The prediction has a mean pLDDT of 81. This is a predicted structure of a 74-nucleotide RNA (transfer RNA) from a Candidatus Omnitrophota bacterium.
[in-house]
RNA sequence: CGGGGCAUAGCGAAGCUUGGUAUCGCGCUACGUUCGGGACGUAGAGACCGCAGGUUCAAAUCCUGCUGCCCCGA
Numbered sequence: 001c002g003g004g005g006c007a008u009a010g011c012g013a014a015g016c017u018u019g020g021u022a023u024c025g026c027g028c029u030a031c032g033u034u035c036g037g038g039a040c041g042u043a044g045a046g047a048c049c050g051c052a053g054g055u056u057c058a059a060a061u062c063c064u065g066c067u068g069c070c071c072c073g074a
Stems, first nucleotide, its partner, number of pairs: 001073007010026004020057001028044005050066005
C1' cells in the first nucleotide's frame, strides 16, 4: 500500500441476507420460598446498535467516509 472480517446492555452472543416495537444466556435489583445462604419461582432495571453523513414514510439492517481490533497478500 491492496484485500477481507469484526464493532449491538456489566460480560458473551443472536438479529443484518428479506429495512418496520431491541431478542437470548450469565450477571444485577426487588419479592416469595429458607433460621440464613445456595438453589428454584415471580417481577423489574439496564444497550437507540463504534463515530459522522446519505437514501427512505421508516435504518442495528442498504450506501459513503472515518476510527479501533484481527487475518491474508505485497

The RNAcentral record of the sequence draws on ENA.
It matches the Rfam family "tRNA".